[in-house]
Molecule: transfer RNA
Organism: uncultured archaeon
RNA sequence: GGGCCCAUAGUCGAAUGGUAAGACGUCCCUUUGACGUGGGGAAGACUCGGCGUUCGAUUCGCCGUGGGCCCA
Numbered sequence: 001g002g003g004c005c006c007a008u009a010g011u012c013g014a015a016u017g018g019u020a021a022g023a024c025g026u027c028c029c030u031u032u033g034a035c036g037u038g039g040g041g042a043a044g045a046c047u048c049g050g051c052g053u054u055c056g057a058u059u060c061g062c063c064g065u066g067g068g069c070c071c072a
Base pairs, nucleotide, nucleotide: 001071002070003069004068005067006066007065010024011023012022018055026042027041028040029039030038048064049063050062051061052060
């Protein structure tokens, strides 16, 4: 220098155009003599930034930023 992939709760990780799952963790209740385990419930991300397409964008396009891989 060229090419490809990725970016979503504290962490991991779904969602291929129609108002963002799940798990772990956290908090509350319950179970226990107590802790843990088990059971029930709650809060928590408007999705890396900007612009564009669209009635509508996590999703499509462009430009950045950060990370990873390959080639030279």